Predicted 3D model of a 525-nucleotide part of an RNA (large-subunit ribosomal RNA, domain I) from a Pirellulales bacterium. Its mean pLDDT, the model's own confidence on a scale to 100, is 81. The organism belongs to Pirellulales, within Bacteria. It matches the Rfam family "Bacterial large subunit ribosomal RNA".
Context: one part of a larger RNA
RNA sequence: GGCACAUGGGGGAUGACUAGGCAUCAGAAGGCUUUGAAGGGCGCGGAAGACUGCGAUAAGCCCGGGGUAACCGUCAAACAGGUGAUGAUCCCGGGAUGCCCGAACUGACUGCAACUGAAUCCAUAGGUUGCAGUAGCGAACGCGGAGAACUGAAACAUCUCAGUACCCGCAGGAAAAGAAAGAAAAAUCGAUUUCCUCAGUAGCGGCGAGCGAAAGGGAAACAGCCCAAACCGAGGUGGUUUCCACCUCGGGGUUGUAGGGCCCUCCACCGGAGUUACCAAACAAUCAUUUAGCGGAACGUUCUGGAAAGUUCGUCCACAGAGGGUGACAGGCCCGUACGCGAAAAGUGAUUGUCUCUGGAGGGUACCCUGAGUAGGUCGAGUCACGUGGAACCUCGACUGAAUCGACGGGGACCAUCCCGUAAGGCUAAAUACUCUCUGAUGACCGAUAGUGAACUAGUAGCGCGAGCGAAAGUUGAGAAGAACCCCUGUUAGGGGAGGAAUGUGAACCUGAAACCAUGUGCCU
Numbered sequence: 001g002g003c004a005c006a007u008g009g010g011g012g013a014u015g016a017c018u019a020g021g022c023a024u025c026a027g028a029a030g031g032c033u034u035u036g037a038a039g040g041g042c043g044c045g046g047a048a049g050a051c052u053g054c055g056a057u058a059a060g061c062c063c064g065g066g067g068u069a070a071c072c073g074u075c076a077a078a079c080a081g082g083u084g085a086u087g088a089u090c091c092c093g094g095g096a097u098g099c100c101c102g103a104a105c106u107g108a109c110u111g112c113a114a115c116u117g118a119a120u121c122c123a124u125a126g127g128u129u130g131c132a133g134u135a136g137c138g139a140a141c142g143c144g145g146a147g148a149a150c151u152g153a154a155a156c157a158u159c160u161c162a163g164u165a166c167c168c169g170c171a172g173g174a175a176a177a178g179a180a181a182g183a184a185a186a187a188u189c190g191a192u193u194u195c196c197u198c199a200g201u202a203g204c205g206g207c208g209a210g211c212g213a214a215a216g217g218g219a220a221a222c223a224g225c226c227c228a229a230a231c232c233g234a235g236g237u238g239g240u241u242u243c244c245a246c247c248u249c250g251g252g253g254u255u256g257u258a259g260g261g262c263c264c265u266c267c268a269c270c271g272g273a274g275u276u277a278c279c280a281a282a283c284a285a286u287c288a289u290u291u292a293g294c295g296g297a298a299c300g301u302u303c304u305g306g307a308a309a310g311u312u313c314g315u316c317c318a319c320a321g322a323g324g325g326u327g328a329c330a331g332g333c334c335c336g337u338a339c340g341c342g343a344a345a346a347g348u349g350a351u352u353g354u355c356u357c358u359g360g361a362g363g364g365u366a367c368c369c370u371g372a373g374u375a376g377g378u379c380g381a382g383u384c385a386c387g388u389g390g391a392a393c394c395u396c397g398a399c400u401g402a403a404u405c406g407a408c409g410g411g412g413a414c415c416a417u418c419c420c421g422u423a424a425g426g427c428u429a430a431a432u433a434c435u436c437u438c439u440g441a442u443g444a445c446c447g448a449u450a451g452u453g454a455a456c457u458a459g460u461a462g463c464g465c466g467a468g469c470g471a472a473a474g475u476u477g478a479g480a481a482g483a484a485c486c487c488c489u490g491u492u493a494g495g496g497g498a499g500g501a502a503u504g505u506g507a508a509c510c511u512g513a514a515a516c517c518a519u520g521u522g523c524c525u
Stems, first nucleotide, its partner, number of pairs: 001524009015510001016475002020446002022443007029435002031137002039101003042055003046079001049075003061095006070083003108134009141172001142170004152159001156206001182189002193220005203211002224427003227371001231251009256405001258370004262364006271358004282354010293341003299314002303310001315332002317321001323335003376400007386412001407422005462469002482509001485497004
């Protein structure tokens, strides 16, 4: 020096565990804000810091309800000083307080009204005041505006990625759409939305890559309405003698088998409906439910052990043998579980009552009305699964520009026949989408290099001028019983006894692998 074995050191893998995550389902909620939000700053304790809570009334104040013996939040023990059966601490509901910044406001903007008031007579602009409103934040979902590229096409330009990402505006608990100028081709259907299918079909496509319907069928959910106009009435303005035009308000009226006005006739004052549209404003009672809670069955013993829930023997409950905890594995020890009960206050929903709203049918006539710079056309674009194509339909820009029910639009160029519908005004629940958040449940989800970045002082420490980037770090023990006392010594280190279930649980603390290091013994050189 090597090898082997043993004993240690070192290190923190592995095993076990879980306080934290992840996902799904169901229910709730779906907003907060100038009565000052979200988010911060600074403070508040007897006592320094961090977290939590709170706001100069500052780990809290008042009222109501629940609840019961202890309490003065956590890290975090001790000390000091207090509170509590006249019911504290704690939990729930309501109220008070609530510093500074922040939309941040003694302001700005918008609308209305009044008063004032220039150049300039009236007036207008402007000004002042009052009232009302707006703003800012928020995870996804929604509608709209604007809108890429990488990529694919095995290159690349039309095309694709994709109307995606990103940006902007706006709204709601959903949004959007929506009661046919529809779809069809059967003498059919009957608002919208979503799902399954139709169907990777019909089609589109440098007919490449790729893109990709609809009708129909089956489901979910269902709900329909209001204006404008004709006409009538009232009021007003203007021109005018009657008369006409326009405006405001009320009645009337709302559709395609055309309907309505107008004229004639008949029925009814019953009934119906209702707070989401139709169609308009409330109140009360009852019930249910949410926000604290309450009751809730049934066991002892032997042995081992530090400890019994294990073992032994006998026994009990069960609408409860889900689960968790307790010194090892507990239906009967604790919390619970099945089941049953509970609200002064606040919220939500349902029902009922009060209340509120509201006419219908037939016939006649062919005089009036039925949404105009609209429909349509040409040119240029966009969207439609559809890339200009034979390209309809729909939407937009420019230029043009009808008809008025014997009418008009559509049925994928166009024409005819036939059929379907009635544009140029508006509203509309449900079925659908999502989850920042709350509650409950579940998991062939993770178990500390995993699972959230974050199980712990985590968006912390740290880095960056900044936008921003962004960790590591869990486990003594049943209980601190955290090692009194003794000894060694170079004396706050370390070690040996003692004590304690524990000899190696000793705080650098469960288990404690390997690398690496050392000591002892044996063998070889």